Description
This is a predicted structure of a 73-nucleotide RNA (transfer RNA) from Hyphomicrobium sp. It matches the Rfam family "tRNA". From the family's description: Transfer RNA (tRNA) molecules are approximately 80 nucleotides in length. Their secondary structure includes four short double-helical elements and three loops (D, anti-codon, and T loops). Further hydrogen bonds mediate the characteristic L-shaped molecular structure. tRNAs have two regions of fundamental functional importance: the anti-codon, which is responsible for specific mRNA codon recognition, and the 3' end, to which the tRNAs corresponding amino acid is attached (by aminoacyl-tRNA synthetases). tRNAs cope with the degeneracy of the genetic code in two manners: having more than one tRNA (with a specific anti-codon) for a particular amino acid; and 'wobble' base-pairing, i.e. permitting non-standard base-pairing at the 3rd anti-codon position. The organism belongs to Hyphomicrobium, within Bacteria. The RNAcentral record of the sequence draws on ENA.
[in-house]
RNA sequence: GCGCGGGUAGCUCAGUGGAUAGAGCAGCGGCUUCCUAAGCCGUUGGUCGCCGGUUCGAUUCCGGCUCCGCGCA
Numbered sequence: 001g002c003g004c005g006g007g008u009a010g011c012u013c014a015g016u017g018g019a020u021a022g023a024g025c026a027g028c029g030g031c032u033u034c035c036u037a038a039g040c041c042g043u044u045g046g047u048c049g050c051c052g053g054u055u056c057g058a059u060u061c062c063g064g065c066u067c068c069g070c071g072c073a
Base pairs, nucleotide, nucleotide: 001072002071003070004069005068006067007066010025011024012023013022018056027043028042029041030040031039049065050064051063052062053061
C1' cells in the first nucleotide's frame, strides 16, 4: 500500500430502515442472613467511532476519514 472483518452502556455482545436502542455481567438501593457470600426484587448508566450523502425517517443503506484485528504484498 491492497483486501476482509469489526468500533453500540464500565466490560462482553444483540439489534440490518420507523417503537422510549436492549440483554448478561458490573455498579447502586432493597429483601433475606448473626455477618459475609449466594439467591431474589428494583434501579442508574448510551454524542450507536467522526464527517457527509440517500430517505418523510438512518444504529441499520452509500461515500470519505479514523482506530482495532486478520490476511496479502